[in-house]
Context: one part of a larger RNA
């Protein structure tokens, strides 16, 4: 010095308990990993900190595996071979998945571009993250760290960096052999709420006018249409304000600060960035980042062609779907907010056809303009169902329609009929969670030709602990 292990105070976290809410663990499907099988099922990651990760939702490409078959895209130097021809290209017919002249037959054709060996380059989703760079996660979401002078100590080293209060916080108050300091907290940045006050706006809109329509007794009401005017409260958006524990009463060395009330849209919205030291933590399959070593023309290097990554006696993880009456089916009303959309075919409105799927004619949008007031679900009303493996569940399998792609067989995904599995609340064990939060609930957005049970995000609506 202080790991590890004890002990007395103190404090802290729902990746910890506790009250408790939703669960997962059981069933049916998806997916990912192990096994097993296989030509091949490519590989990386194995407590947290691997396993719905590699933005990995692969029919082909991807793509690395496998099984075949072309090409050189083998610089550059040397020595060879060569104009009396180095070499390069072919129809056909055998050959082949092949309309590969790939290799044979056969001849034709090209003109120094190549062609043989040596050395060497170059390529490689080839090893090597255990040689590295970069990055990332994680130790570790806590408060932590670390120099100068100076003081102790022979010295590692310590004080600072602390007995006490006080705070999310080594945060501040005070104490004081330490002073003054650097990082990180914390300030900042983005967001979420308030502004009848600035600044505008025919891509947002109100209120006027003026012209129909409708309706009552006129006035006043409701809808339409018109760049008629004016405004800026709603919309959007820049510049600014606002909240500081500021006011009061308590608690407190009457200090840092804590508790309560009023005043206020707000009296802790949310994330984001995030030191020191570290790990032989992942990554060379992100890079035309990179050492070494492999290998380089019967390729590990690149193109075509088929498989293959989905294969299933099993065992584990992340989900979706449900066991139904707080439902389920029919039908009526009804309300969003991120966001995104065509120079190569995106977003898509209306019309007609059709059971839907989808077709097929138009038309608008390079977007505050047009899809689109984005008329989303859930909730809300009504009317059947009546507690039964039932109108609860929809797995599974037949038959048919279609639509993406050159191509859907191992069934891309849709859409009709039929078929109607377990599953009647899940065992030890285990995950997440403090408010507009969990839980339910559709939307949009990445992946994308096609294809979400996923990840990312983005409202509406409930008050159960």
């Nucleotide at each position: 010095u202080g790991a590890c292990g004890g002990a007395a105070g103190g404090g802290c976290a729902c990746c910890a308990c506790c009250a408790g809410g939703a669960g997962u663990g059981g069933a049916g499907c998806c997916u990912g990993c192990g096994g097993c099988u296989u030509a091949a099922u490519u590989u990386g990651a194995c407590u947290c900190a691997a396993c719905a990760c590699g933005g990995g939702a692969a029919a082909a490409c991807u793509c690395a595996c496998c099984c075949g078959g072309c090409c050189c895209g083998g610089a550059c130097a040397c020595c060879g071979u060569u104009a009396g021809g180095a070499u390069u290209g072919a129809c056909a017919g055998a050959u082949u998945g092949a309309a590969a002249g790939c290799u044979c037959u056969u001849u034709c054709u090209c003109g120094a571009u190549u062609u043989g060996g040596u050395g060497g380059u170059u390529g490689g989703u080839g090893g090597u993250g255990c040689a590295u760079g970069g990055c990332c996660g994680u130790u570790c979401u806590u408060a932590g760290u670390u120099g100068g002078u100076g003081g102790a100590g022979c010295g590692a080293u310590u004080u600072g960096u602390c007995u006490g209060g006080u705070u999310u916080a080594u945060u501040c108050c005070g104490a004081u052999a330490a002073c003054g300091a650097g990082c990180g907290a914390g300030a900042c940045u983005c967001u979420a709420g308030c502004c009848u006050a600035c600044u505008a706006a025919a891509u947002a809109g109100u209120u006027u006018c003026u012209g129909g329509a409708u309706c009552u007794u006129u006035u006043a009401g409701u809808c339409c249409a018109g760049u008629u005017a004016a405004c800026u409260u709603c919309u959007u958006a820049g510049a600014g304000g606002g909240a500081u524990a500021a006011g009061c009463g308590g608690u407190g060395u009457u200090u840092a600060a804590c508790c309560g009330c009023a005043c206020g849209a707000g009296a802790u919205u949310g994330a984001g960035c995030g030191a020191u030291a570290a790990c032989a933590g992942g990554u060379c399959u992100g890079u035309g980042a990179u050492g070494c070593c492999c290998u380089u023309a019967g390729a590990u290097g690149u193109c075509c062609g088929g498989g293959g990554c989905u294969g299933c006696a099993c065992g584990c993880g992340c989900g979706c779907u449900a066991c139904a009456c707080u439902g389920g089916a029919a039908g009526a009303a009804u309300c969003a907010g991120c966001u995104g959309g065509u120079c190569u075919u995106c977003c898509a409105u209306u019309g007609c056809c059709g059971a839907a799927a989808g077709g097929u004619a138009u038309u608008g949008g390079u977007a505050a303009a047009c899809c689109g007031u984005u008329g989303a679900a859930a909730c809300u009303c009504u009317u059947c169902c009546g507690u039964g493996a039932c109108c609860g569940g929809g797995a599974u399998a037949g038959g048919g329609a279609a639509u993406u792609g050159u191509a859907a067989u191992u069934a891309u995904u849709u859409c009709c009929c039929u078929u109607g599995a377990a599953c009647g609340a899940g065992g030890a064990a285990u995950u997440c969670c403090u408010a507009g939060u969990a839980a339910g609930u559709g939307u949009g957005a990445g992946u994308c030709a096609u294809c979400a049970g996923c990840u990312c995000a983005c409202g509406g609506g409930u008050u159960u602990g």

Overview:
This is a predicted structure of a 465-nucleotide part of an RNA (small-subunit ribosomal RNA, 3' major domain) from Litoditis marina. Its Rfam family is "Eukaryotic small subunit ribosomal RNA". Gene Ontology terms of the family: ribosome and structural constituent of ribosome. The prediction has a mean pLDDT of 80. Lineage of the source: Eukaryota > Bilateria > Rhabditoidea > Rhabditidae > Litoditis.